[in-house]
RNA sequence: GCCAUAGCUCAACUGGUAGAGCAAUCGCCUUGUAAGCGAUAGGUUGAGGGUUCAAGUCCUUCUGGCGGC
Repeated sequence: GCCAUAGCUCAACUGGUAGAGCAAUCGCCUUGUAAGCGAUAGGUUGAGGGUUCAAGUCCUUCUGGCGGC
C1' cells in the first nucleotide's frame, strides 16, 4: 500500500431498495440419471466507534490475509 460482501468465486460506478454465476432445495423434462428449463431459500457487508436524513462505499481504531521498501 492492497484485500475482507451468500456455502464457493466475485459484482455493487459519484453515499440512495445488497446482486450475479456456481453450489443447495423443489418442480418440469427423461424409462432412469446427468444435462437443459423454471422457481425458492440463503447476508449483523471481518469487529468497535464516528460523520450523514441515509454508509458495502467516507473518517478512525482493531483483527486476519497478501505485497513493496
Source information:
The prediction has a mean pLDDT of 81. The RNA shown here (transfer RNA) has 69 nucleotides and comes from a marine eukaryotic metagenome. It matches the Rfam family "tRNA". The family's RNA type in Rfam is transfer RNA. The sequence is in RNAcentral, with records from MGnify.